Context: one part of a larger RNA
RNA sequence: CUGGGUUUAAAGGGUGCGUAGGUGGCUUUGUAAGUCAGUGGUGAAAGCUCGGAGCUCAACUCCGAAACUGCCAUUGAUACUGCUUAGCUUGAAUCAGGUCGAGGUGGAUGGAAUGUGACAUGUAGCGGUGAAAUGCUUAGAUAUGUUACAGAACACCGAUUGCGAAGGCGGUUCACCAGCCCUGUAUUGACACUGAGGCACGAAAGCGUGGGGAUCAAACAGGAUUAGAUACCCUGGUAGUCCACGCCCUAAACGAUGUAAACUCGACAUUAGCGAUAACAGUUAGUGUCUUAGCGAAAGCGUUAAGUUUACCACCUGGGAAGUACGUCCGCAAGGAUGAAACUC
Numbered sequence: 001c002u003g004g005g006u007u008u009a010a011a012g013g014g015u016g017c018g019u020a021g022g023u024g025g026c027u028u029u030g031u032a033a034g035u036c037a038g039u040g041g042u043g044a045a046a047g048c049u050c051g052g053a054g055c056u057c058a059a060c061u062c063c064g065a066a067a068c069u070g071c072c073a074u075u076g077a078u079a080c081u082g083c084u085u086a087g088c089u090u091g092a093a094u095c096a097g098g099u100c101g102a103g104g105u106g107g108a109u110g111g112a113a114u115g116u117g118a119c120a121u122g123u124a125g126c127g128g129u130g131a132a133a134u135g136c137u138u139a140g141a142u143a144u145g146u147u148a149c150a151g152a153a154c155a156c157c158g159a160u161u162g163c164g165a166a167g168g169c170g171g172u173u174c175a176c177c178a179g180c181c182c183u184g185u186a187u188u189g190a191c192a193c194u195g196a197g198g199c200a201c202g203a204a205a206g207c208g209u210g211g212g213g214a215u216c217a218a219a220c221a222g223g224a225u226u227a228g229a230u231a232c233c234c235u236g237g238u239a240g241u242c243c244a245c246g247c248c249c250u251a252a253a254c255g256a257u258g259u260a261a262a263c264u265c266g267a268c269a270u271u272a273g274c275g276a277u278a279a280c281a282g283u284u285a286g287u288g289u290c291u292u293a294g295c296g297a298a299a300g301c302g303u304u305a306a307g308u309u310u311a312c313c314a315c316c317u318g319g320g321a322a323g324u325a326c327g328u329c330c331g332c333a334a335g336g337a338u339g340a341a342a343c344u345c
Base pairs, nucleotide, nucleotide: 004316005315006314007299008298012313014201015200016199017198021194022193023192025088026087027086030083031082033081034080035077036076037075038074039073040072041071042070049065050064051063052062053061054060091191092188093187094186095184096183097182098181100179103177104176105175106174107173108172109171110154114150115149116148117147118146119145120144121143125136126135162169163168206247207246208245209244210243211242216240220236221235222234223233258312259311260310261309262308263307266290267289268288269287270286271285272284273283274282294301295300318345319344320343327338328337329336330335
């Protein structure tokens, strides 16, 4: 003099909206609260520090100075912050004209496949496996054809694609709702950023009530395998998987990377616009790959940063015990949220 981190070592909240709070663009008026300077008062003594002195030295004691970084009052300064006045347009929002998309909700509808029923043809097997068996089948199966019904999922297009805050979203079509982006720069004039609590959303599984039930399939049963086989494989099969309403609120909820803003070399590809007679070039917003500087323990990141900075929130502090116990809150329950310690290494 400086003051740790959070992709993978412990650590980014699952996601958004938003209250308090924190922070906040450019110019200007006043004020002087913060801030800065001067002066006065006070800041007991002792002690500490410094300079001396006295006990033969020292400890100790005495004298003096400094310090007491603070508080109060007062006089000034006005760059910055605050408050206040008047403006501005770049941030933000609105408006006009367009584009885009598996964005959301509700309805209607289509074909393939699967399963089942009926009929027809037809006869001895079918199915399944590493090999088999359980299973189905002369009460006519499997196969083939015609036809009817049911439920669920939407082949190809289809991807290094697109959309959404995240979870997530994929046949076609209609209605309603929402959004990014582009162009114009017409309007408002800082209206902004973040966000403890709070509120809303939140895959799958699970729960409640009522439907539905084709497929697949926890549990379960049987057949195999095996030393055993409460498994892997096979034949079946119930919850569930689907719908409506209401709960649950957790995930490797991952980019294992919080949100917003600014700045900082390039190359190539791609989505949607603008642009242009056309094709380029260029430009805006996204999506990707490689890379310079820089960063990083390295892997790697690299204008979509993990670079350089700013604002705010969340979280971490050795391993285990433990996301446990206790308490509290939430839940119908399952359980969730919050969340230790003893002890031990």